[in-house]
RNA sequence: AACUCAUCCAGAGAGGUGGAGGGACCGGCCCAUUGAGACCUCGGCAACCAAAUCGUAUGGUGCCAAUUCCGGCAGAAUUCACGCAGGUGAAUAUUCUGGAAGAUGAGAG
Numbered sequence: 001a002a003c004u005c006a007u008c009c010a011g012a013g014a015g016g017u018g019g020a021g022g023g024a025c026c027g028g029c030c031c032a033u034u035g036a037g038a039c040c041u042c043g044g045c046a047a048c049c050a051a052a053u054c055g056u057a058u059g060g061u062g063c064c065a066a067u068u069c070c071g072g073c074a075g076a077a078u079u080c081a082c083g084c085a086g087g088u089g090a091a092u093a094u095u096c097u098g099g100a101a102g103a104u105g106a107g108a109g
Base pairs, nucleotide, nucleotide: 003107004106005105006104007103008102013042014041015040016039017038021031022030023029025072026071027070028069043064044063045062048060049059050058068101073098074097075096076095077094078093079090080089081088082087
């Protein structure tokens, strides 16, 4: 790497180093020389695991732009055209549901 389980519409940033990209991938849309990602210091959020314990935050992770930033695949509803009707076709826009992918934790190997 691959496997299993749980969670992902809440929450929480300042300073320093450094200098051009970043938001996983693709499309969109954003962030960025009024300084991105990364690293360091300090601070904070949270409560997955351990300990104590039954209500806290000691330790191990994690996290601190935008819902995992939105979508990607399938279904349903809505819209338009045709049809007496059952329905068929189109658009791929909006909403909803489920999934896929990803992230994090715990486990197993």
The prediction has a mean pLDDT of 79. SAM riboswitch aptamer (S box leader) from an Anaerolineaceae bacterium, 109 nucleotides, folded computationally. The model forms 94% of the base pairs in the Rfam consensus. NCBI's taxonomy places the organism under Bacteria, Bacillati, Anaerolineae, Anaerolineales, Anaerolineaceae.